A computed fold for a 1589-nucleotide RNA from a Candidatus Omnitrophota bacterium, annotated as small-subunit ribosomal RNA. Rfam family: Bacterial small subunit ribosomal RNA. Gene Ontology terms of the family: ribosome and structural constituent of ribosome.

RNA sequence: UAUUCGGAGAGUUUGAUCCUGGCUCAGAGUGAACGCUGGCGGCGUGGAUUAGGCAUGCAAGUCGAGCGAUACCUUUUUUCCAAGUUUGCCGACCGCAAGGAAGGCGGGCGAGGAAAAAAGGAUAUAGCGGCAGACUGGUGCGUAACGCGUGAGUAAUCUACCUUUAAAUCGGGAAUAGCCUCGCGAAAGUAAGGGUAAUACCUGAUGUGUCCUUGGUAACGCAAGUUGCCAACGAUAAAGGCGGCUCGCAAGAGCUGCUGUUUAAAGAUGAGCUCGCGUCCUAUCAGCUAGUUGGUGAGGUAACGGCUCACCAAGGCUUUUGACGGGUAGCUGGCCUGAGAGGGUGGUCAGCCACAUGGGGACUGAGACACUGCCCCAACUCCUACGGGAGGCUGCAGUCGAGGAUCUUUAGCAAUGGGCGAAAGCCUGACUAUGCGACGCCGCGUGAGGGAUGAAGGUUUUCGGAUCGUAAACCUCUUUCGAUGGGAAAGAAACCCCGCAAUCAAAUAAAUUGCGGGGCUGACGGUACCCAGAGAAGAAGCCACGGCCAACUCCGUGCCAGCAGCCGCGGUAAUACGGGGGUGGCGAGCGUUACUCGGAUUUAUUGGGUGUAAAGGACAGGUAGGCGGUUAUGCAAGUUGGGGGUGAAAUCCUAAGGCUCAACCUUAGAACUGCCUUCAAUACUGCAUGGCUUGAGGCCAGAAGAGGAAAGCGGAAUUCCCGGUGUAAGGGUGAAAUCUGUAGAUAUCGGGAGGAACACCAGUGGCGAAAGCGGCUUUCUGGGCUGGUUCUGACGCUGAACUGUGAAAGCUAGGGGAGCAAACAGGAUUAGAUACCCUGGUAGUCCUAGCCGUAAACUAUGAGCACUAGGUGUUGGGGGGUUACCUUCAGCGCCGUAAGAUAACUCGUUAAGUGCUCCACCUGAGGACUACGACCGCAAGGUUAAAACUCAAAGGAAUUGACGGGGGCCCGCACAAGCGGUGGAACAUGUGGUUCAAUUCGACGCUACGCGAAGAACCUCACCAAGGCUUGACAUACAGGAAGUAGUGAACCGAAAGGGGAACCACUCGUCAAGUCGAGAGCCUGUACAGGUGUUGCAUGGCUGUCGUCAGCUCGUGUCGUGAGAUGUUGGGUUAAGUCCCGCAACGAGCGCAACCAUUAUCAUUAGUUGCUACUCUUUUGGGCCGAAAGGCCCGGAGGAGGCACUCUAAUGAGACUGCCCGCGAUAAGCGGGAGGAAGGUGGAGAUGACGUCAAGUCAGUACGGCCCUUAUGCCUUGGGCUACACACGUGUUACAAUGCCCACUACAAAGCGUUGCCAAAGCGCGAGCUGGAGCUAAUCGCAAAAAAGUGGGCUCAGUUCAGAUUGGAGUCUGCAACUCGACUCCAUGAAGCCGGAAUCGCUAGUAAUGGCGGAUCAGCUACGCCGCCGUGAAUACGUUCCCGGGCCUUGUACACACCGCCCGUCAAGCGAUGGGAGCCGGAGGUACUUGAAAUCCCUACCUAGUAGGGCUGAGAGUAAAUUCGGUGACUGGCGCUAAGUCGUAACAAGGUAGCCGUACCGGAAGGUGCGGCUGGAUCACCUCCUUU
Repeated sequence: UAUUCGGAGAGUUUGAUCCUGGCUCAGAGUGAACGCUGGCGGCGUGGAUUAGGCAUGCAAGUCGAGCGAUACCUUUUUUCCAAGUUUGCCGACCGCAAGGAAGGCGGGCGAGGAAAAAAGGAUAUAGCGGCAGACUGGUGCGUAACGCGUGAGUAAUCUACCUUUAAAUCGGGAAUAGCCUCGCGAAAGUAAGGGUAAUACCUGAUGUGUCCUUGGUAACGCAAGUUGCCAACGAUAAAGGCGGCUCGCAAGAGCUGCUGUUUAAAGAUGAGCUCGCGUCCUAUCAGCUAGUUGGUGAGGUAACGGCUCACCAAGGCUUUUGACGGGUAGCUGGCCUGAGAGGGUGGUCAGCCACAUGGGGACUGAGACACUGCCCCAACUCCUACGGGAGGCUGCAGUCGAGGAUCUUUAGCAAUGGGCGAAAGCCUGACUAUGCGACGCCGCGUGAGGGAUGAAGGUUUUCGGAUCGUAAACCUCUUUCGAUGGGAAAGAAACCCCGCAAUCAAAUAAAUUGCGGGGCUGACGGUACCCAGAGAAGAAGCCACGGCCAACUCCGUGCCAGCAGCCGCGGUAAUACGGGGGUGGCGAGCGUUACUCGGAUUUAUUGGGUGUAAAGGACAGGUAGGCGGUUAUGCAAGUUGGGGGUGAAAUCCUAAGGCUCAACCUUAGAACUGCCUUCAAUACUGCAUGGCUUGAGGCCAGAAGAGGAAAGCGGAAUUCCCGGUGUAAGGGUGAAAUCUGUAGAUAUCGGGAGGAACACCAGUGGCGAAAGCGGCUUUCUGGGCUGGUUCUGACGCUGAACUGUGAAAGCUAGGGGAGCAAACAGGAUUAGAUACCCUGGUAGUCCUAGCCGUAAACUAUGAGCACUAGGUGUUGGGGGGUUACCUUCAGCGCCGUAAGAUAACUCGUUAAGUGCUCCACCUGAGGACUACGACCGCAAGGUUAAAACUCAAAGGAAUUGACGGGGGCCCGCACAAGCGGUGGAACAUGUGGUUCAAUUCGACGCUACGCGAAGAACCUCACCAAGGCUUGACAUACAGGAAGUAGUGAACCGAAAGGGGAACCACUCGUCAAGUCGAGAGCCUGUACAGGUGUUGCAUGGCUGUCGUCAGCUCGUGUCGUGAGAUGUUGGGUUAAGUCCCGCAACGAGCGCAACCAUUAUCAUUAGUUGCUACUCUUUUGGGCCGAAAGGCCCGGAGGAGGCACUCUAAUGAGACUGCCCGCGAUAAGCGGGAGGAAGGUGGAGAUGACGUCAAGUCAGUACGGCCCUUAUGCCUUGGGCUACACACGUGUUACAAUGCCCACUACAAAGCGUUGCCAAAGCGCGAGCUGGAGCUAAUCGCAAAAAAGUGGGCUCAGUUCAGAUUGGAGUCUGCAACUCGACUCCAUGAAGCCGGAAUCGCUAGUAAUGGCGGAUCAGCUACGCCGCCGUGAAUACGUUCCCGGGCCUUGUACACACCGCCCGUCAAGCGAUGGGAGCCGGAGGUACUUGAAAUCCCUACCUAGUAGGGCUGAGAGUAAAUUCGGUGACUGGCGCUAAGUCGUAACAAGGUAGCCGUACCGGAAGGUGCGGCUGGAUCACCUCCUUU
C1' cells in the first nucleotide's frame, strides 16, 4: 500500500443525576414437545425417559471340487413281470368250396413296470470335517482410567485368510458320528451294544529350514543389549481334492495344470503391551498404602511386568503441580454459539472403548473370556405327567409399561459391501428402496394485468367524512403444482456363452489373463422426466399492536374477570384484560415452553476491581513458591527461523462440477492454529563459571526518643480511721426524694492507714511492626537516624502453609481492693420506664501465673522499588554562611485545578498519579459474621463456611427540595405591654348527632359550622305521602291526518292537577264570481327527540378560598460541572420590599414590589340649579319694646329678588420629591434630627394577589365530556317536610347594672333608597296601625325621629324602677292562605343571669371600644345576620428570650405521598422452604469370621495313563461391629413471604440519652448499662496549622 475478515444495544433502583451492581429483553441454535393451522415436492432425520419386560416373524451361514450315507433322476448291465407285436404249430366255429377264424401252445421282439449292481447327474436332508461365526448390526450401564486424544516406543510381542520367496507333500495305524438293534424319560434328552469314512485323529521317516545349547566372528546401539555369518550336538512337518493327455480289461499307474496341505523367511493387514503430554466438580475429602514399594527365585503369558507365588528388605505415593476419598460423566473427529479468546455439547455420520437379563468362570480358536456359543449362581417369564426342563430384541420390524415425547410386525438382494465356495450360486432386517411424522433444511404454488360509483357491507366519526380499498364485482390473460389421460428413462457392469491372442505346457487339451462379439439380470416402478386436453378452476394461516419493539381505535368489564419476559396494566372514559374493526410481522407455517452460547468486559489471558459502592489479612517473622542490580565467557532448556514426519475420512472454507434452481451430492485445493523430530541463530529469560558496587548487610563516630523488662523512690488528691474545734443541717436535682446527720454529720485543723493514677510540662511533639507507650532514679535490652574515598560482594523483594505478638471485655488459680462501677436495690421521671437523672453497690478495674485471639484492631488506603511542580510549619542530624539565611538526609502535619487520577467526594513525592514484583481479598440484596461438618478453646466462644427459599432491587457520591425538640439574620397584633370580648346565663342562628314517611343537597383544621341562603308559610323545592300526564311544562324537523280550525271555555266530577265539553268564534298570503280552493300559523296522530337540582369537582371550563400583599418566581446569552444542576438570585450595607448601593463570571430581561387608577386630607381656577345666603333689597308672620296712632326698633320664622364671597357640588389643576439644612454612613444607597408645609419620608384607606401549593371548593349558579333514567330519576298537583329535640360544638344578640336604668326637654350627621314606590300635612287609635291624599321619576318631595351626648328630675345596690326569657289574653299588618310555621302592638306574667374553670379571640389611631342611621334580598318576615355610613373616642408597645406563621443563608438527613415522613423488634394469624431431633426405614462401599456353585491350577488310590476324590482361590449367601449417604419423624429452633392485627419507638435531624464496633451482664420487645475503641457525630467555644495584608 492493496485485499479479505471484522465487535451496535435497550428496559429497570432516583423527585432528578452520575456511578457501582444485579435482574430482564432483542440474536442464533435444537434428535425437541405443546397449542392453532396445514397444498405439493426434494434431501435429511426420528425411543433423549425404564441398560424396564417382551408375543410373533426374520437378523449366520456355506462348502458334495474333504467324507460316509439316505432319498431322487439318467445311463448301462443282470433278473423278473408285462400291454402289445411277430413267427411256428394246433385250432372250436363258419363256409358247398376256395378259404376265413375266436382261442390255445412254443419261440423272437417288446412300449412299460419292479428289483439289484455300477457309473453319471442335479437337487434335498441330517451327520463327520473345513472355513466363517471375534465381522456386520445395537446400546452408553459401567468407566475420571493409558479409557480416550495426540506423539513416541516395542532391543518385550502375536497375526487366520492374502501377496512374494525357498523347500517339501513319503509310509503306517487305531477310532468315531451318521446308520442299525434296543433301554429309560411327559418332554428336553440320554444310556448300552454292533459295524463304517475322511483334508477328522494318532504314529514312523526325511529336514530346505526353524528352534535350543555350546563355541567363534563382524556390525550396530547411550546402555540393558540387538542383528548378521560360521561350526557342532539335540529337537521338530504334511492331506489330499478336481481337470487334461498317455498307458491299462480293470484296479490303477505315469506326465502335466489348478487347488489344498507342511516347514521356514519376508511383506501387508489387524491386534497386544509400554511411555511423554492433554482430559469435569469438590479441601466442609489431608494424609493414603501389606502385594502395598523394591529385590532374588519360580510359575504364567504371544509378550514386559507383583501378573501370580515363596523368601528377604521396609519401603512407596502425595502435600497444594491436590495423593486418598466423594460426586458426575463413555472419549474423540466434530456440532452449536461467539469478532475472537472462549463457553456449551458429543444425537445422526466416522474412529476408539465398554457392555449384551445381574454376577462369576473358563473352553475352542490366528483372534473371544464370545449379543442371537458353553458351565455355574441369582432374579424374572414360560412348559410340566411335579420327577424335571426351556428362555434372554441394548439386531430389524412390532408390543406393553413409564413418559411432555420419537415411525412399517413393508419390498428386494437390482446396486454397494460381507461370509462360504474352484465356480454357478447360497446366505445377508448390513444395505438398497418404500411407508409414517411440517421434526428440520431447501424449492414451488394458492394466480397475473386492467378496473372508482371509490358499490354494498363492516368499523369509526368532529356527522362533513374517513377506512377496509383496486380490495371485490366486472373485463382480458396464463395454467406451475394438483387431478385425468398418454409416452417413458438412467441406475447394468460383472458372472455366462462364442471367437481371437498371450502365459503355462509336449499339446490346437485343461487352466489363467486380455481383447472382440452375443445373451441374461431392476426391489424401487410404469417411478423420475416429457406430452395432451379442461378450467382461476382444488390450495392461508399464526402471532403481535403501553415501552423495550414494527403496528390504534371502538365496545364490554370496573383492583372483578384477567394479562404479564422485565418495567408494570385493571378501583367507570383501559392504545396493557375480553370481543370487533384496522394495522404490523412471519408465512405452510406461526406462536409457546424447555435447554445452550451470545449480548454479560457479569470470573475480565485478550478484558475488571478492592479510601467511601462487594473487596487489604489486626500486625509481624519467615518456609515452599514467584520475581530479581551490573559485567564477561560457555551451553542452548525457554525463544526465533528453515527442513522432515504426523495431524484418518467426513465436516468447515475456496474453486469447479452433477441433480431445471436450491437444499443435497461429487472432485480438487486450502486448512486442520497441534504433537514429534532435525539443522541453525543466541538479543532476551534460564543454567554454569568468573568479576563489579550503586541494592542489601557489616564496622567506626555522633545525637534524639512516654520503645521494652525489672527493681526502688516521690508528692498532690479521693476514701477510711483516730483526735481537736464546732452546730444543724448536709448531700443531691430541671425540681425532688431515697441517703448521711443531735449516738454530733457537712465544714475545719492535726495525725495515721491503704490502694490506684501520675496535674502543670504537653505540642496535628516523640518512640514502636501493630496492639500500644507519659511522675522520678538505677540496671538490663531492641530498633531507627546522621556522618565516614572503611569492609563483604546480590548476600535482595514478596510471602500460601506455619510460628509469634495482639486494646477492652471475659475465664482459671492466688493476692489486692482507695476510687470508679455491669448486675442488683432503692428514690425520682413517666401512660408505663426492666432506661436516661439521683443515692447506694457486687463482679470487675490493680498485681502474679496461665488461657482467650477478637474491635469502627481505621489512614476503613497490603509490602517493596523507581519516576512525576511547588509552598509552608515542625522533630532529629549533617554541610555552607556575611549569623539575614541557603542547602542536604530521615520523619511528622497542612495547603495546592503543576501534571495526572477519580462516579463524585477528594487524592496529589506520606498518591487514591505513572510503572514493575509478590501476597491477600471481591463478584446483586436478604437468608448469613448463619446451619451442618472439621479444627482450636475450661467455658464464653473463635476460625473456616454453604443451601433451600424470597426480592428487583440493595448500594456509593453528589443535586434540588422538604424537614430538624440544628445554627445565624429578619419580619408579622406572633409573643410581650394594654383595651374589649368568647368559654358560664337566656335567646337567635349554623353544624353534628338523634329522630322521622321526609327532616333535600353541598361545605369539614387554619381555609366547614349568621357558610351556598342579599330573606324555606304556598311558590321557592331539589325531600316525603297521595292523585294524575306520557312527543310530554318547553325547542326544532319530517310524514300523515282531521274540519266550526286556532283561541275563549259554561254546567258537572274532583283536594287540586286533571277530566269534560255546551256556547262564542278568528288571523296572514296567494287565488277566486264566491269564506271557493290552496298554503302558512295553529290542532291531532306518529317518528326523530325533549326533559333530568340523576352520577362523576378524582374527566373538565370558568370562578373562588388559602399560604399571602408574603417578597418572592423565572428566562436568554455567557461561564462552571460527565451530569442532575450551579452561577446570575450568594456576599457587605440598606429597605415595607430581589427597595436601592457597592462588590462579584457574569451581563441583561420578564412576572411580582413600587408607581400609574379611583377615594380621602390642603389650596387655586372654572361652573352656580334643585345647593349656599356674608352682604343688599323685598314679602309675610310670631314675640318684645317705644309710640295715641301711623309707624319704628330688636329677637325670630317663612318666602321672593339680587349675589356666588363662604359652605357645598363636580370638573380641571397645584401640592410631597428625602427637594432643603445638620449629623451618621464608604464620598454610596440610606438612616436620625430639623425647617417649611394642610400633609413628611409608602400621608391614610382601597382596588390590584407573581411562579405555584392543597387531585382545596363548586357538575346544586351557568357551561361542558362520559355514564345513567325515558308511561320515569321527566312533568303537573294537593298536603307535609327543610322549623323535629335527650344532647354536643361554632358564630352572635341581650344582659348581669349607678361610667347605670327610667321620665321629660334641647342639639349635632353621613351615606343611601323611592312610581307595583317613598309617602307629607291633617284626623282617629294607648299602640302596632288606619283614614287621607299634597309633593316627588328626586342636591327640589318623601323615608327622616338620628342615637349616644347635653340639661333637669327619679331610682340607691336590691335579683332591684337591673335583666328581659317564657307564658296567658287582646289586637294590627302582609298575603289565595299565618295550624304545623310570619312579623309587630297593647295588657298581664317576670325565668336564668350578680362578670363567667381549663382554655381561647380581636385590636397599634380616628384604630379598639361605644352610639345610632341606611341598603340589598323582600308581599310579609325569623335581620340579633350581612354590606355600608357617620357620631363619641381611648390605653399600650421595655423589647424579640419564648409560643405560632413566614422570608434569606448555612448544616445534618436512611425523608421525596417529602416528619401527619421513614422505620425496628417481640407477640398473634396464614403459607413456604430449612436446621436439630428419641428414633424408624432404605442404599453404598469396605473390614473380620462362617459357608461356598461352576471353573483354571495343584495333588492324587487299585502297574502306567486317566479318573473317583482332595486342596488353594472363588460368585453369592450369612453373622458381627463400625462408617457413610438418603428418606421419614412426635416435638423443637430460627428464617422468609403475606393493603390496612397487638405492644412499644430502638434508628434516620443533636431522632429528642449522638450513633456505631468488640465484649460482658441484664430486660416483654425493640434494647439498656459497664469497659475499651472509632467518627462513618450536630452545635458552641478555644488551641494549632493554613491563606491574605